[in-house]
Predicted 3D model of a 95-nucleotide RNA (THF (Tetrahydrofolate) riboswitch aptamer) from Lacrimispora amygdalina.
Its mean pLDDT, the model's own confidence on a scale to 100, is 78.

RNA sequence: CAGAGUAGGAAUUUAUGCGUAAAGUGUUUCCUGAACGGGGAGUUGUCAGGAGAACGAAAGGGCAAGCCCUGCGGUAUAAAUUUUGCAUCCCGCUG
Numbered sequence: 001c002a003g004a005g006u007a008g009g010a011a012u013u014u015a016u017g018c019g020u021a022a023a024g025u026g027u028u029u030c031c032u033g034a035a036c037g038g039g040g041a042g043u044u045g046u047c048a049g050g051a052g053a054a055c056g057a058a059a060g061g062g063c064a065a066g067c068c069c070u071g072c073g074g075u076a077u078a079a080a081u082u083u084u085g086c087a088u089c090c091c092g093c094u095g
Stems, first nucleotide, its partner, number of pairs: 001095003008084010018073003027053008038091004059070004
């Protein structure tokens, strides 16, 4: 001087659910916590939880009803694939 590697994030597909009597998702304020390449430190960044605030949706069909079918939701979880990826600092590793 050059490079590798993490946690985690995102997208797509599939499966199973939830909602469609509107929860969830997204936005935002405050509080708390957690994680952040092998070691140490660590943010105004990331994620999670709690309490608030504003906004806000796609239904259609069948059925006596329960419910079912087809959709819809920046919906939840899991798996697979792809992709991104240490804020930053010091040390280490490979050439």
The organism belongs to Lacrimispora, within Bacteria.